[in-house]
RNA sequence: AGUCGGGAGGGUGAUCGCCGCCCGAGUGUAAUACUCGGGGGGAGGAAAGUCCGAACACCACAGGGCAGCGUGCUUCCUAACGGGAAGGGGGGGUGACCCUACGGAAAGUGCCACAGAAAACACACCGCCAGGGAGGGCAACCUCUCGGGUAAGGUUGAAAAGGUGGGGUAAGAGCCCACCGCUUCGAUGGUGACAUCGGAGGCAUGGUAAACCCCACGCGGUGCAAGGCCAAAUAGGCUCCCCAAGGGCUGGUCCGGCCCAUGCUCGUCGUCUUCGGGCGACGGAGGGCGGAGCGGGUAGGCCGCCGGAGGAUUGAGGCGACUCAAUCCCUAGAGGAAUGAUCACCACCUUUACAGGUACAAAAUUCGGCUUACAUCCCGACUU
RNA sequence: GCGAGAUAGCUCAGGCGGUCAGAGCGUCGGAUUCAUAACCCGGAGGUCGAGAGUUCGAGUCUCUCUCUCGC
Numbered sequence: 001a002g003u004c005g006g007g008a009g010g011g012u013g014a015u016c017g018c019c020g021c022c023c024g025a026g027u028g029u030a031a032u033a034c035u036c037g038g039g040g041g042g043a044g045g046a047a048a049g050u051c052c053g054a055a056c057a058c059c060a061c062a063g064g065g066c067a068g069c070g071u072g073c074u075u076c077c078u079a080a081c082g083g084g085a086a087g088g089g090g091g092g093g094u095g096a097c098c099c100u101a102c103g104g105a106a107a108g109u110g111c112c113a114c115a116g117a118a119a120a121c122a123c124a125c126c127g128c129c130a131g132g133g134a135g136g137g138c139a140a141c142c143u144c145u146c147g148g149g150u151a152a153g154g155u156u157g158a159a160a161a162g163g164u165g166g167g168g169u170a171a172g173a174g175c176c177c178a179c180c181g182c183u184u185c186g187a188u189g190g191u192g193a194c195a196u197c198g199g200a201g202g203c204a205u206g207g208u209a210a211a212c213c214c215c216a217c218g219c220g221g222u223g224c225a226a227g228g229c230c231a232a233a234u235a236g237g238c239u240c241c242c243c244a245a246g247g248g249c250u251g252g253u254c255c256g257g258c259c260c261a262u263g264c265u266c267g268u269c270g271u272c273u274u275c276g277g278g279c280g281a282c283g284g285a286g287g288g289c290g291g292a293g294c295g296g297g298u299a300g301g302c303c304g305c306c307g308g309a310g311g312a313u314u315g316a317g318g319c320g321a322c323u324c325a326a327u328c329c330c331u332a333g334a335g336g337a338a339u340g341a342u343c344a345c346c347a348c349c350u351u352u353a354c355a356g357g358u359a360c361a362a363a364a365u366u367c368g369g370c371u372u373a374c375a376u377c378c379c380g381a382c383u384u
Numbered sequence: 385g386c387g388a389g390a391u392a393g394c395u396c397a398g399g400c401g402g403u404c405a406g407a408g409c410g411u412c413g414g415a416u417u418c419a420u421a422a423c424c425c426g427g428a429g430g431u432c433g434a435g436a437g438u439u440c441g442a443g444u445c446u447c448u449c450u451c452u453c454g455c
Base pairs, nucleotide, nucleotide: 001383002382003381004380005379006378007377008376010346011345012344013343014342015341016340018042019041021039022038023037024036025035026034027033044360048371049370051369052368053367054366055365056223057222058221059220068219069218070217071216072215073087074086075085076084077083088102089100090099091098092097103214104213108212109211110208111207112206125154126153127150128149129148131146132145133144134143135142136141162180163179164178165177166176167175181203182201183200184199185198186197187196188195189194227303228302229301230300237294238293239292240291241290242288243287246260247259248258249257250256251255262270263269264267272286273285274284275283276282310329311328312327313326314325315324316323317322347358348357349356350355385455386454387453388452389451390450393409394408395407396406402440411427412426413425414424433449434448435447436446437445
């Protein structure tokens, strides 16, 4: 000067508050509660983003398939994962070390702008080469032209149909050879990804799948406002009960009138309506600011809700992630939501001093991860 | 606990990767008019929210972050 890994995340004391829990006293509610006194407790490594995976709960579901979505080298870890560990291949760095969406482009389809001759059944623009024809020249040869050969050279592009060297040829070309690359077969090592070695093939297979797609594997939906229990007032539903009472006189078919009685809101009030029935008996249907009970949902309350796939130490197994055993420890949990402020001393930063400041950030059903933010300090290993 | 979006000063297209950054309003200049407006002609104005990645090539595809809106 760096590269990895781990840890801390201001400390102590005092005072005043805020929010749960426990104990005691008092008040109160259908229930939860409220007040006072005492005791004890109260944010994180990321509580964040909500990017994955689960637990838990309810709903749906015979079984299987299609569609859709996600993941994508191998082996392992794990409750599970798109996470982690150890490896393989590729890339970067002098190095410690770091990065890696890394299945398939010889199943099919699509796309590859501009430039360039040509962008995928390769192609002939400039070149190069031999041949025919015309012209020029004493000749060697030169110019023009015609139809061919060529993929070495040039030009374009991100990419040009194996690369380098030699032979070969009219000029050239895997046309032939050596090495490298590629394809394929075999052997060996490895659980495997793969590696090494050997043989064969002159090369077939441009790129793109974070284009469609193919292959393999996985996935039902909704989220604690899930969901369970208790349960007012009012309205509506169902069931049962009640709706006043007995008498006298009189007219008349049914029924009407009067008096006593009876109900209340105490009066110039009322004595349920209707059908059957002779009738105010009895029965059916309906009605009532009627009564009681039941059941559902609402307000409200309780649970879910923090002892759990928990943590620390030691030991054992494993390279490791991780697993097992023993011992010990666990102290927010809620409702739109408490965890704050001041002072003193100390630590650090800015400043000459006075003085100022203390990173990122705050729990909301709970876990396992990932990602992102983070002043400053400490420890260990390693490199140049 | 979920969903959608961010493109010129404003409102929005473009989402199928290239010859693609565009429309309307606004703004500037010209023309017209006695002058102004309208009409007509021309121009400027954009790191496509930020950073990475895939690809020859990204406004577009993928990931992370920021902000806004909605349920």